[in-house]
Context: one part of a larger RNA
RNA sequence: UCCGGCGAGUUAAUAGUGCAAGCCCGGUUAAGUCUUCGUUGAGAGACGGGGAUGGAGCCAAAGCGAAAGCGAGUCCGAAUAGGGCGACUAUGUUUGCAUUAUUAGACCCGAAUCCAAGUGAUCUAUGCCUGGACAGAGUGAAGCCUUGGUAAAACAAGGUGGAGGCUCGAAGCGUUGAGUGUUGAAGAACUUCUGCAUGAGCUGGGUAUAGGGGUGAAAGGCCAAUCGAACUUGGUGAUAGCUGGUUCUCCCCGAAAUAGUUUUAGGACUAGCCUCGAGCGCUCCUCAACGGGGGUAGAGCUCUGGAUAAUGUAGGGCCUGCAACCCAGGUUCCGAAGUUAACCAAACUGCGAAUACCGUUGAAUAUGAGCUCGGGAGUCAGUGUACGAGGGCUAAGCUUCGUACGCAAAAGGGAAACAGCCUAGAUCGUCGUCUAAGGUCCCAAAGUGUAUGCUAAGUGGUGAAGGAUGUGGAUUUACCGAGACAGCUGGAAGGUUGGCUUAGAAGCAGCCAUCCUUAAAAGAGUGCGUAAUAGCUCACCAGUCAAGUGAAUCUGCGCCGAAAAUUAACGGGGCUAAAGCAUACCACCGAAGUCACGAAUUUGUUCUGGAUUCGUCCAGAGCAAGUGGUAGGGGAGCGUUGUCAUCUGCGUUGAAGGUAUACCGAGAGGAGUACUGGAGUGGUGACAAGUGAGGAUGUCGGA
Numbered sequence: 001u002c003c004g005g006c007g008a009g010u011u012a013a014u015a016g017u018g019c020a021a022g023c024c025c026g027g028u029u030a031a032g033u034c035u036u037c038g039u040u041g042a043g044a045g046a047c048g049g050g051g052a053u054g055g056a057g058c059c060a061a062a063g064c065g066a067a068a069g070c071g072a073g074u075c076c077g078a079a080u081a082g083g084g085c086g087a088c089u090a091u092g093u094u095u096g097c098a099u100u101a102u103u104a105g106a107c108c109c110g111a112a113u114c115c116a117a118g119u120g121a122u123c124u125a126u127g128c129c130u131g132g133a134c135a136g137a138g139u140g141a142a143g144c145c146u147u148g149g150u151a152a153a154a155c156a157a158g159g160u161g162g163a164g165g166c167u168c169g170a171a172g173c174g175u176u177g178a179g180u181g182u183u184g185a186a187g188a189a190c191u192u193c194u195g196c197a198u199g200a201g202c203u204g205g206g207u208a209u210a211g212g213g214g215u216g217a218a219a220g221g222c223c224a225a226u227c228g229a230a231c232u233u234g235g236u237g238a239u240a241g242c243u244g245g246u247u248c249u250c251c252c253c254g255a256a257a258u259a260g261u262u263u264u265a266g267g268a269c270u271a272g273c274c275u276c277g278a279g280c281g282c283u284c285c286u287c288a289a290c291g292g293g294g295g296u297a298g299a300g301c302u303c304u305g306g307a308u309a310a311u312g313u314a315g316g317g318c319c320u321g322c323a324a325c326c327c328a329g330g331u332u333c334c335g336a337a338g339u340u341a342a343c344c345a346a347a348c349u350g351c352g353a354a355u356a357c358c359g360u361u362g363a364a365u366a367u368g369a370g371c372u373c374g375g376g377a378g379u380c381a382g383u384g385u386a387c388g389a390g391g392g393c394u395a396a397g398c399u400u401c402g403u404a405c406g407c408a409a410a411a412g413g414g415a416a417a418c419a420g421c422c423u424a425g426a427u428c429g430u431c432g433u434c435u436a437a438g439g440u441c442c443c444a445a446a447g448u449g450u451a452u453g454c455u456a457a458g459u460g461g462u463g464a465a466g467g468a469u470g471u472g473g474a475u476u477u478a479c480c481g482a483g484a485c486a487g488c489u490g491g492a493a494g495g496u497u498g499g500c501u502u503a504g505a506a507g508c509a510g511c512c513a514u515c516c517u518u519a520a521a522a523g524a525g526u527g528c529g530u531a532a533u534a535g536c537u538c539a540c541c542a543g544u545c546a547a548g549u550g551a552a553u554c555u556g557c558g559c560c561g562a563a564a565a566u567u568a569a570c571g572g573g574g575c576u577a578a579a580g581c582a583u584a585c586c587a588c589c590g591a592a593g594u595c596a597c598g599a600a601u602u603u604g605u606u607c608u609g610g611a612u613u614c615g616u617c618c619a620g621a622g623c624a625a626g627u628g629g630u631a632g633g634g635g636a637g638c639g640u641u642g643u644c645a646u647c648u649g650c651g652u653u654g655a656a657g658g659u660a661u662a663c664c665g666a667g668a669g670g671a672g673u674a675c676u677g678g679a680g681u682g683g684u685g686a687c688a689a690g691u692g693a694g695g696a697u698g699u700c701g702g703a
Stems, first nucleotide, its partner, number of pairs: 001703006011104013026059003032053009063070002073085004107245002110242001114235006125209008134199001136168003139164001143160006172196003177192004211227001213223003248637006258271005272379002274376007282368001283369001286363007298351001299349002304345003308341004315334002317331005382407010412423003427599004432595001434593001438589003441573003447586001449585006460575001466560002470557010487544005493517003498512003523538001527536002600627012638692001640689006647683004657676005663670002
């Protein structure tokens, strides 16, 4: 992992509600007693089922008050006021079934815990008792001896000696680094290096200390592969607002991820939203008309605040007069308030919508809403898109609100693929129809469609500021056969080397000025150049040539700007008078949409037949509208095991079970037949449940 078995809303009491039944001028018994049947027992008896009896008790029939108490009333109160709760208002009660709640383990499995009583020191920690073992080598303390030495000592040297938590190193004990091993040979090892090795050393046997306790050269270490409180059993089915799992089918409806409160935020309670039943009846929604209030969008600048320019008053600066102050005059300076002009605002408004909201009346819809009462829920992590806003960076697949739609709980078609986008809401069947979005060269269903343009960039098939004789369209303007623009030929002079400056400055380092003459024209010079000149060139003019040439604005489509990891920024092939872009038009394809035909089912309604406790129910045939669905509510069924019936069958001429199978049913499921198997087992109607598995790191067995 697979296969097979087992595996999770049960039971009791109490309470509510629904359905059913009994009784109702109330309903009902409980224990007990008697009796009967069954099981068991030798019997006595015990246990269980039924019947009878049993009126204790319970519920209802009257309430109000804390109570005394009063009573269709009562309480508060001085009250006959007023108010609260009642009466006026019918019926209740018992049992069964269903469902929910409460209390119990209460759908199942799952902690880490806490406590009690016991069991452990054969592992290990430490102590005690009694034993054992420690090759060999080295070093050479004290003491002693001899010699020297001293007054005597001290002291020195040589020897002797053999000390030491001394040294090296086997046994023994340990385990530092590295390697191997890591589903190991091994639940801690192996290889190699390495530490201690006469000691606070190692070790055998015996013995002691026990769980909030021991022991600990202290690491929270160790106390039997278990230790920040051992193990076993019990309390115990501890508790788990947490995770996981929770078993057959079909039909109808169908949510929420919000508000308030919460030691509350991943939990709850009440409301909201769903469902079922009963009741009310148009109250709901929509539309129309009419009547309302508003201060948003926009706009505006009166107010509040901000802010620009002009003007220039008060005021200030500066200048002049005055010896100086005061003062007077001047001022191309600054400048409140004011005036003029043009602006900005969520917390500005002398204005002000569209929508939305409220009310009245009317219309249309009725298989549709709304409201009230009662039973049952689930939901309280939401998310994307569009629009209106706050926060943020007018960042985020960001965050917080509002409105709408989707997903959640929605499949189908399109967007290559793609919960939230576009299209469209799947009852079932059909090798049918017409369409939506989107498409029609091939992959790949349908146009290599029509007409007119544009694009040359593979733009299309990512991107900005900015840049550019790309190219199409529209417009304005200047020059031009009295010859433009471009090219070519020629000229481009004189005063003069202007003055200054400077070593020099001659058109051309710099400063100042920038005139005059000759002329068709020629700057006191546009650039290159020289040390300075020179030289080249331009402006400007003439000739030649010959018809358009410049400048600018708006706009369509393109270009550059453009660097990242697969070819990888059209889904691909490939596409250029497109298979790209723009405009107009025609045809076609295209979905679970629509329509057609057939079928099922739900609800409403009509008719027919049957039944009826007259409430209604069942069957059939029409018509109309429906039938996506998670949590969840409601309804109807299938199957398993057993019991009852003295109902009805099958079976050795082969039961159950098994294997195979093209039959029946909307499904859960049900038959038939063949083989296997070898003794039991169905149908119908009731009843009762240990009643349905693929999931729980489920559990047991097998492979």